[in-house]
RNA sequence: UUAGAGUUUGAUCCUGGCUCAGGAUAAACGCUGGCGGCGUGCCUUAAACAUGCAAGUCGAACGGUCUCUUCUUCGGAAGGGGCAGUGGCGGACGGCUGAGUAACACGUAAGUAACCUGUCCUCAAGUGGGGAAUAACUGCGAGAAAUCGUGGCUAAUACCGCAUGUGGUCUUUUGGGCAGAGGCCUAAAGGAGUAAAGCCGAGAGGUGCUUGAGGUGGGGCUUGCGGCCGAUUAGCUAGUUGGUGAGGUAAAGGCUCACCAAGGCGAUGGUCGGUAGCUGGUCUGAGAGGAUGAUCAGCCAGACUGGGACUGAGAUACGGCCCAGACUCCUACGGGAGGCAGCAGUUAGGAAUUUUGGGCAAUGGGCGAAAGCCUGACCCAGCAACGCCGCGUGGGUGACGAAGGUCUUCGGAUCGUAAAGCCCUUUUCUGUGGGAAGAGGAAGGACGGUACCACAGGAAUAAGCCUCGGCUAACUACGUGCCAGCAGCCGCGGUAAUACGUAGGAGGCGAGCGUUGUCCGGAUUUACUGGGCGUAAAGAGCGCGCAGGCGGCAAGGAAAGUUGGGUGUGAAAUCCCUUGGCUUAACUAAGGGGGGUCACUCAAUACUAUUUUGCUUGAGGGCAGCAGAGGGAAGUGGAAUUCCCGGUGUAGUGGUGAAAUGCGUAGAUAUCGGGAGGAACACCAGUGGCGAAAGCGGCAUUCUGGGCUGCACCUGACGCUGAGGCGCGAAAGCGUGGGGAGCGAACCGGAUUAGAUACCCGGGUAGUCCACGCCCUAAACGAUGGACACUAGGUGUAGGGGGUAUCGACCCCUCCUGUGCCGAAGCUAACGCAUUAAGUGUCCCGCCUGGGGAGUACGGCCGCAAGGCUAAAACUCAAAGGAAUUGACGGGGGCCCGCACAAGCAGCGGAGCGUGUGGUUUAAUUCGACGCAACGCGAAGAACCUUACCAGGACUUGACAUGCUAGUGGUAGGACUCUGAAAGGGGAACGACCCGCGAGGGAGCUAGCACAGGUGCUGCAUGGCUGUCGUCAGCUCGUGCCGUGAGGUGUUGGGUUAAGUCCCGCAACGAGCGCAACCCUUGUUGCUAGUUAGGAUAUCUAGCGAGACUGCCGAGACAAACUCGGAGGAAGGUGGGGAUGACGUCAAGUCAGCACGGCCCUUACGUUCUGGGCUACACACACGCUACAAUGGGCGGUACAGAGGGUAGCAAAGGGGUGACCCCGAGCCAAUCCCACAAAGCCGUCCUCAGUUCAGAUUGCAGGCUGCAACCCGCCUGCAUGAAGUCGGAGUUGCUAGUAACCGCAGGUCAGCACACUGCGGUGAAUAUGUUCCCGGGCCUUGUACACACCGCCCGUCACGUCAUGAAAGCUGGCAACACCUGAAGUCGAUGGGCUAACUCGAAAAGAGAGGCAGUCGCCGAGGGUGGGGCUGGUGAUUGGGACGAAGUCGUAACAAGGUACCC
Repeated sequence: UUAGAGUUUGAUCCUGGCUCAGGAUAAACGCUGGCGGCGUGCCUUAAACAUGCAAGUCGAACGGUCUCUUCUUCGGAAGGGGCAGUGGCGGACGGCUGAGUAACACGUAAGUAACCUGUCCUCAAGUGGGGAAUAACUGCGAGAAAUCGUGGCUAAUACCGCAUGUGGUCUUUUGGGCAGAGGCCUAAAGGAGUAAAGCCGAGAGGUGCUUGAGGUGGGGCUUGCGGCCGAUUAGCUAGUUGGUGAGGUAAAGGCUCACCAAGGCGAUGGUCGGUAGCUGGUCUGAGAGGAUGAUCAGCCAGACUGGGACUGAGAUACGGCCCAGACUCCUACGGGAGGCAGCAGUUAGGAAUUUUGGGCAAUGGGCGAAAGCCUGACCCAGCAACGCCGCGUGGGUGACGAAGGUCUUCGGAUCGUAAAGCCCUUUUCUGUGGGAAGAGGAAGGACGGUACCACAGGAAUAAGCCUCGGCUAACUACGUGCCAGCAGCCGCGGUAAUACGUAGGAGGCGAGCGUUGUCCGGAUUUACUGGGCGUAAAGAGCGCGCAGGCGGCAAGGAAAGUUGGGUGUGAAAUCCCUUGGCUUAACUAAGGGGGGUCACUCAAUACUAUUUUGCUUGAGGGCAGCAGAGGGAAGUGGAAUUCCCGGUGUAGUGGUGAAAUGCGUAGAUAUCGGGAGGAACACCAGUGGCGAAAGCGGCAUUCUGGGCUGCACCUGACGCUGAGGCGCGAAAGCGUGGGGAGCGAACCGGAUUAGAUACCCGGGUAGUCCACGCCCUAAACGAUGGACACUAGGUGUAGGGGGUAUCGACCCCUCCUGUGCCGAAGCUAACGCAUUAAGUGUCCCGCCUGGGGAGUACGGCCGCAAGGCUAAAACUCAAAGGAAUUGACGGGGGCCCGCACAAGCAGCGGAGCGUGUGGUUUAAUUCGACGCAACGCGAAGAACCUUACCAGGACUUGACAUGCUAGUGGUAGGACUCUGAAAGGGGAACGACCCGCGAGGGAGCUAGCACAGGUGCUGCAUGGCUGUCGUCAGCUCGUGCCGUGAGGUGUUGGGUUAAGUCCCGCAACGAGCGCAACCCUUGUUGCUAGUUAGGAUAUCUAGCGAGACUGCCGAGACAAACUCGGAGGAAGGUGGGGAUGACGUCAAGUCAGCACGGCCCUUACGUUCUGGGCUACACACACGCUACAAUGGGCGGUACAGAGGGUAGCAAAGGGGUGACCCCGAGCCAAUCCCACAAAGCCGUCCUCAGUUCAGAUUGCAGGCUGCAACCCGCCUGCAUGAAGUCGGAGUUGCUAGUAACCGCAGGUCAGCACACUGCGGUGAAUAUGUUCCCGGGCCUUGUACACACCGCCCGUCACGUCAUGAAAGCUGGCAACACCUGAAGUCGAUGGGCUAACUCGAAAAGAGAGGCAGUCGCCGAGGGUGGGGCUGGUGAUUGGGACGAAGUCGUAACAAGGUACCC
């Protein structure tokens, strides 16, 4: 001293990316802003700069000049103060910046025996005597200026000789010491040449100066090690590498030059390119690391750009010089001046960074003897919430829980003790007064009247920002309605948004809060600590092998690694700990600690390396055997296909799902004989063999590689792996030349199809074959690199050996090698692997780091080409993946069921009509229902009503409910009347009720207020109800067990059933909802009871019972369940029918049955009235009715039901009418009466196959009934009329027995209206061999890229838009080199005829000499020019692909056997 979360899925585990929470910041932006302390403040244009300041000082080095004072012999002298100049010291420090630099630049540790060092400290010695100039100044002159020329005078601590020589330097000789790489130190003697300056002071003395030695501090040079990226940069290098000699430097050195040699560097990454100041440190992190290099500190580098030297102890010099260039300024146009990357400040750039402040008081620096002067270093102040730290914006009390806001289930909740009120306090603020330390002995303080202190006043002057879907602390209302918007990721928003906006409330932080950028963390997501590679990304196609890495057993040496100790160093600051100082903290001071892959040294010797000597087990060899499609070459064989020749033979053959093209009467196919040619080798043949892999298959010969077994004879670690490199490497493809039977890309036909550039068929060229040469890739796979060792077994198979056994071969046991299967431990995300490891370990190599873009572009290498190898980025997505799970699905499989098919019967689809729907129409044709599961459905019945629709007329507390207030006595009601289509409006005779003794109250009415009302919207806000899968046999749970988990097991399996029904088995054992049963009805029967003509039975009705349970027998099976057959029985295996509908699915249906949230309307979307509409009609569909006729139709006669209904009703009998119906009205509140004659049937008769004696539509006339009212728009009757239709295309429906079909009857609704619906009985069939197929369903299994679940998913072209990118004729920049030309300043060299004070010669002078200078020349040389290349950007008509984009086009490639298995 280590924290995780969200996001791939229906769910799961894993892999893997993306995102978040943390910390930090020289920050910026938005909103807001009280105070103080300490810090920090151009990260961008090393861009350009106005103005001021930032380096001067010394008169105790010198001459002069100005001024003041004193003295004066008036000439002047002395003293004080200034000033320019000569001279000295300092301007190489301090301050700024980070452009350049990948380097000994930096860091660290060493070296210098290869060096320098002003000032400072210590020590030693000396400081003698001369000379010549020159500024200032002055005369003259040039110039606009900057400045300069020339004549003359003068001083020095300026300059130059001479002397002296402790010393130092060089040299010669002789010693001593040290080191060991050339050498270093030191002593003595001799020789050569070599120094100096004065000033102050009365003096003493002080301070300088010169030569040395030593020291401190500073620097130069050299070396080891350390710290960036790119190999799509692989070769670089001519002063290059070394030597000799010389020059140069303070100093080693190719640093430079001459000559000689040909080296030097590089995969441990040279060279080239890109980027970058380095470090102490800083931020982060558990650490290891990663990132970074502001402020502070050390080093380096730079000073407008480039070059150069001078001076000096020190510079190649920020505020010095020269030259070139760019830019700016001045100018009289001749020429000049300048360099803020010093402090302020300006402009520009930018998201962005301060005052043209005060002071030298402190610290420090320069000069000076000092006083002092200078100091934008520094100390302070100002500005900025830029950061860190501290303080405050009040404290206490206060419930009527005030008002107000918000929400509300209307009760209340919340803001909230919050406020107000009352009692306090004064940090802060304001005012007044006092007032520091910082200053070592006096004075002297910019900060500063500051900090601090005291008093007074008054809660007074002081709170915001972000967030509230999850991650992530915090929720409601309204607005909005995929709009506006939000968003870090997942994602929100399409009318009930905790996700947008606002409000209330809440959470977080707080003078700040959010956002954005950047870094580390989380990320073990580059894995040293600490990852992987069978299937997720990842083992190279295979081998040989150089370098490299690693390496058996034993002993000795040495001690490189290693380990321990010591010494040195690792600057200070920072960090940690402990103390101290500011009221605290930040900040700061002191002490201690820590920090290196460092250096030196002492020791240890197990291990590794090294060295020496051995060993045999690794490896290799030898000998003896063995198996084999191992490889190469040249031969050889038979079967088959095809072709050719001949024979036989005749009309087809061939091919397919079916066909056609094709071949064939010029004789095919078939068949027999003969021949030609090429390719491949049936059977044997085997998860058998061999090979490194690719791969290898008739037979024999020859050449040749490897392996296995046995023996333990030889060598003695000779080994393993292997970056580069080299070789081999299927198929296809390429080149040259052959060959060509069969097969067969391309191509041509024929089919299929919407199309069919395919799948199928007929042909057919390259190719397939051989030789030689290329290519070098594959799903080159065990998707598993090689080597070695270890770790249970079982069972095959191939080769060899041993044992046992036998006469022998087998058998059996065992060892080695190869090759399979199963499986323990272990491993794995799982699947699986498991001595042939994916287990446990060691060594070496290769490879991976989200998906797409992309194995692509560019570049390079290889190739004849095709192409191969190497290999990015922009951009884009939040995933892409692996394994397994549950479903669903499959033109997958198995088993099973259902009127599902088949077998049958009757229909529908055609006609007419009825009804419903769509569509159309309309003022309205109200609304809903839409595959099955809408469409004779809601509607069990629209003329008005219904009614929801339309037109018009009216009403507004309303047609209806409740409450409140007020009013009302001729009140409520209301005949009658006016108007009107009615509703409504107006008038009006008459005229009430209940309680109470009464007053009065109630009811009613009127007016008003709350409210009513809505078939208005949302069935995708809902309840309830319903449909459907489906009366299908399923759906689950508890505990246990298995699995990391989703989940599994149970529920699967073997049987069986109508059934998850039952039995057996089983890591399951039980249970629940379903099934079945219980319920109703029907069939048989007993008992009891009952009446509507009196009675008994029977019948009938009602009630209670009985009966059926595989109970009995037989058979089938090992058993059980069960099945089959039989007996008995009215009924037999759930007897028939009904009711009953599991978990769930379809956002299925219904807001118009009802209820209900939300929204909407309120003199109208409410209510009411009249009339109309829902009844329309070119059409289309659905469900029916009636038919098309003779199994029929007409007429006549005649028979037999059940179940229902009936008082606003059913209605008999009787009468009238052809009839519908009418009149009258018995009886019946129903086992009594009525509806009510059932019909088909049976008997008889007519019709005789026709649009009819079929069929009845349509229409006319005349009637009846209901009803206020039948025009739109009812039903019925009679007469007349007499349409289509002669059995219905594709297709499609129902039904398995009292069923279908046919026949009628009744009921509900209803005034009336039934071909519909619901029931009832009558007559009464056919067929089922069966499960191949269609449809639906159940169980098991399999595949899956589906999960909105196949009506799924998904690919590519094309079209459109946007974006980034490649190519491209070119166009246009940048960078660094190269070649040549030119060449400034300047160093160096040469020359130096011009000029020339010191020294020498000369008595002096003249002159000469030594030397110097100008000038000239040469080498080098910045820059410029020209040229051809290199690298790298921008742009470019056009063009290539790529990515992305709600609804475009064409097809259907993939996922299921994806409909031709898929893929490489």
Description
The RNA shown here (small-subunit ribosomal RNA) has 1464 nucleotides and comes from an uncultured bacterium.